A computed fold for a 348-nucleotide part of an RNA from Trebouxia aggregata, annotated as large-subunit ribosomal RNA, domain IV. The prediction has a mean pLDDT of 85. The gene name in the source record is rnl. Rfam family: Bacterial large subunit ribosomal RNA. Its family is annotated with ribosome and structural constituent of ribosome in the Gene Ontology.
Context: one part of a larger RNA
């Protein structure tokens, strides 16, 4: 030097990103206990105070009395020690913000939380062969359930609330035109093609062969017209996805501007909250806490880029969350020493 203990003068957090990590508190019994609050709680709040052991009395343990046992309470008086819950085991507390209502879940092995859940809201789709799911199907789950019921999205207890826009996008509804698939239709054209008719020619004289028309069938391309949902179109919907402006002038100091003009839009952001888990400038400005504070808490509002079920704004209780102070307490540190007990290390 390291590693796990022990103890330390005088300060007592000055350490440090942070009191990490030590320390202190710590039974039982008796006083005694705020704010707030959803009246349960907060609460073991905080704060204090008794506590061995011997002696005497008193005294309680259903339902008669008396004894003994056990197991307690009280009252007086005495012993002993530095210390009397004598080891061990055994809460540190208090104030004030932010998120999360909560108990509860979660990265098996680097994250436990403000995420997830979660009681409650709410939209929507499901009438039962239900919707939705798995499976080519048969068939199964929901469900041996029936809209006080299942599925699916979202918000997340509880209180006050949840404005405005349907222009897009979706979604539900509607339907006269228009816009269309496949199918139906088959005009009209190509291809072949039996045969017919005409006309040369052959000679085997009733056939062959050439051309030029006609051309039934087969086939091939295929207009016209005919046709459904969708789409156009026309409405409805925002606790569907989503979105909620600019410039100018204006009051008898001066600042500001209830006010007025004007563009634009679907509609310009209502009630809250606001340098915030969101504020860039910015360590915003004024208070308070400190000697001193880029933290911190209120209050302000010039929201770069807050905002109401992507919920908004408070809230009791709760938490191994997160920021701040304040007490108590301490080698955390001023400043580092001893010791113990293992290692390192030297030497065999």
């Nucleotide at each position: 030097c390291c590693a796990u203990g022990u103890u330390g003068a005088a300060g007592g957090a000055a350490c440090u990103c942070g009191g990490c990590a030590a320390a202190a508190u710590a039974c039982c019994u008796c006083c005694g206990u705020a704010a707030c609050u959803u009246c349960g709680g907060g609460a073991a709040a905080a704060g204090g105070a008794g506590g061995a052991c011997c002696c005497u009395c008193u005294u309680u343990a259903a339902a008669a009395g008396a004894g003994a046992c056990u197991a307690g309470a009280g009252a007086g008086g005495g012993u002993g020690g530095c210390a009397c819950a004598g080891a061990a085991u055994a809460g540190g507390g208090g104030g004030u913000g932010g998120c999360g209502a909560c108990u509860g879940u979660u990265u098996a092995c680097u994250a436990a939380a403000a995420a997830c859940a979660c009681a409650g809201g709410a939209c929507u789709c499901u009438g039962c062969a239900a919707a939705g799911u798995g499976g080519u199907a048969a068939c199964a789950c929901u469900a041996a359930g029936u809209a006080u019921a299942g599925g699916g999205u979202c918000u997340g207890a509880c209180g006050c609330c949840u404005g405005c826009c349907c222009g897009g996008u979706g979604c539900u509804g509607g339907a006269a035109a228009c816009u269309u698939a496949a199918g139906g239709g088959g005009a009209a054209a190509g291809g072949u093609a039996a045969g017919g008719u005409g006309u040369c020619a052959u000679u085997u004289u009733a056939a062959u062969g050439g051309c030029a028309u006609c051309g039934a069938g087969c086939u091939u391309u295929a207009a016209a017209c005919u046709a459904a949902a969708g789409g156009c179109c026309c409405a409805g919907u925002a606790a569907a996805c989503g979105g909620c402006a600019g410039c100018c002038g204006u009051a008898a100091c001066u600042c500001u501007g209830a006010c007025g003009g004007u563009u634009c839009u679907a509609a310009g952001g209502u009630a809250g909250c606001g340098a915030a888990a969101u504020u860039c400038c910015u360590u915003g400005a004024c208070a308070c806490c400190u000697a001193a504070u880029u933290a911190g808490u209120g209050c302000c509002c010039u929201g770069c880029a807050u905002g109401a079920a992507u919920g908004g704004c408070g809230u009791c209780a709760c938490g191994a969350c997160u920021g701040c102070c304040c007490c108590a307490c301490u080698g955390u540190c001023u400043c580092c020493a001893a010791c113990a007990u293992g290692g390192a290390c030297u030497c065999a």